Overview:
A computed fold for a 165-nucleotide RNA from a mouse gut metagenome, annotated as Lysine riboswitch aptamer. Its Rfam family is "Lysine riboswitch aptamer". Rfam describes the family as follows. Riboswitches are metabolite binding domains within certain messenger RNAs that serve as precision sensors for their corresponding targets. Allosteric rearrangement of mRNA structure is mediated by ligand binding, and this results in modulation of gene expression.
[in-house]
RNA sequence: GGUAGAGGUUGCGUGUUUUAUGAGUAGUUUUUUGGAUGUGGCAGGCACAGAAGAAGAAAAAUGAAAGGAAAAAACGCCGAAAGAGUCUGGAUUUCCUGCGGUCAGAUUUUUGGGCAUACAGUCAAUAGCUGUAUGACUGUCAUCAGUAGCUGAUGGGGCGCUAUC
Numbered sequence: 001g002g003u004a005g006a007g008g009u010u011g012c013g014u015g016u017u018u019u020a021u022g023a024g025u026a027g028u029u030u031u032u033u034g035g036a037u038g039u040g041g042c043a044g045g046c047a048c049a050g051a052a053g054a055a056g057a058a059a060a061a062u063g064a065a066a067g068g069a070a071a072a073a074a075c076g077c078c079g080a081a082a083g084a085g086u087c088u089g090g091a092u093u094u095c096c097u098g099c100g101g102u103c104a105g106a107u108u109u110u111u112g113g114g115c116a117u118a119c120a121g122u123c124a125a126u127a128g129c130u131g132u133a134u135g136a137c138u139g140u141c142a143u144c145a146g147u148a149g150c151u152g153a154u155g156g157g158g159c160g161c162u163a164u165c
Stems, first nucleotide, its partner, number of pairs: 001165005008078001011077004016072004027062007037049004041099005081111008090103004112138002115135008140156007
């Protein structure tokens, strides 16, 4: 350097189907009130709506969706994957510019793995996800001790570990 594997039945991820939540919410229509602004993520421009009544408020009728979640089987895997920073040109965000956001790619860096708790962020959400800290568990390697393929203590980190060429 190549090849093949292991950690777990709560390992990681992807899309499909169904279900609940989202929510009687957003939106739409009508009526009353109100009386000049409102809309396109933010700003500038531009455009549109508005005294034939804007925003707001109340009542009635109608009434979603997305993201996220659960289950089933399937598929791809064991830096599987996730986070943070930077860059890129591209796509998207109703029109233009800038900023921001989303998606994709490249690159640097962090994390062995899942779980629980606390705080913070995200979210409609007490769900879930992400980050930090703590705790025990688990897998692996090194050292030491005891024994006997196991136990205990300390420590490390996946660019690692095991087997093999």

About this RNA:
Of the family's consensus pairs, 94% are formed in the model.